[in-house]
Background:
Predicted 3D model of a 96-nucleotide RNA (SAM riboswitch aptamer (S box leader)) from a Syntrophales bacterium.
RNA sequence: AAGUUAUGAAGAGAGGCGUGAGGGUACUGGCCCUGUGACCGCCCGGCAACCUGAUCCGUAAGGUGCCAAAGCCAGCCCGCAAGGGAACCAUGAGGU
Repeated sequence: AAGUUAUGAAGAGAGGCGUGAGGGUACUGGCCCUGUGACCGCCCGGCAACCUGAUCCGUAAGGUGCCAAAGCCAGCCCGCAAGGGAACCAUGAGGU
C1' cells in the first nucleotide's frame, strides 16, 4: 500500500506552553467552531473501543486509539415519511 473483519448516536479538558488564521480528513451544498486564539505541536489531565495481560477467571499495568456537534448533516439506492442500505472515511485486530 491493497484486500479481510469488527466498531463508529455512549464516554472523556472552561488546563499549561508555543504558534497565529483558519478549521470541522477529498469534493459540492448546508450548518457549526474560531483573535474571548481555533487548527496544529509539546506537556499535564481524562475516556475505555480493540489487543496484550503480571496469575486460571477477573484486575493492575501496557500498546494503538480517542477527548465540539451522529463519522456535524445531506449527496447514491429503497421509502410518502420516519427510517434502512451502499459507497467513502476513521480506528482496532489478524493475515498477504
The source organism's lineage runs through Bacteria, Pseudomonadati, Thermodesulfobacteriota, Syntrophia and Syntrophales.